[in-house]
RNA sequence: GGGCCAGUAGCUCAGCUGGUUAGAGCGCGCGUCUUAUAAGCGCGUGGUCCUGGGUUCAAGUCCCAGCUGGCCCA
Numbered sequence: 001g002g003g004c005c006a007g008u009a010g011c012u013c014a015g016c017u018g019g020u021u022a023g024a025g026c027g028c029g030c031g032u033c034u035u036a037u038a039a040g041c042g043c044g045u046g047g048u049c050c051u052g053g054g055u056u057c058a059a060g061u062c063c064c065a066g067c068u069g070g071c072c073c074a
Base pairs, nucleotide, nucleotide: 001073002072003071004070005069006068007067010026011025012024013023019057027045028044029043030042031041032040050066051065052064053063054062
C1' cells in the first nucleotide's frame, strides 16, 4: 500500500427482506428467603446503535467518507 471482517446497555452478544416499543444473558440496586452469606425467587436499573454526510414517508439495518480494533496478502 491492497483486501476482508467487526464497532448496538458497565461486559458478552442478538436484531430477519428498512417499518411502528431497540432486545437477551450476565452485572448493578431494592425486596424476599437465611442466624448470616451465597444460590433461588420478585421488582427495578439501564443506549446519542463508533463519527459525519447522503437516500427514504421512515435507517441499528442501504450508500459514501472517516476513526478504532482484528485477520490476510504484498
A computed fold for a 74-nucleotide RNA from a Patescibacteria group bacterium, annotated as transfer RNA. The prediction has a mean pLDDT of 80. Its Rfam family is "tRNA". By type it is a transfer RNA.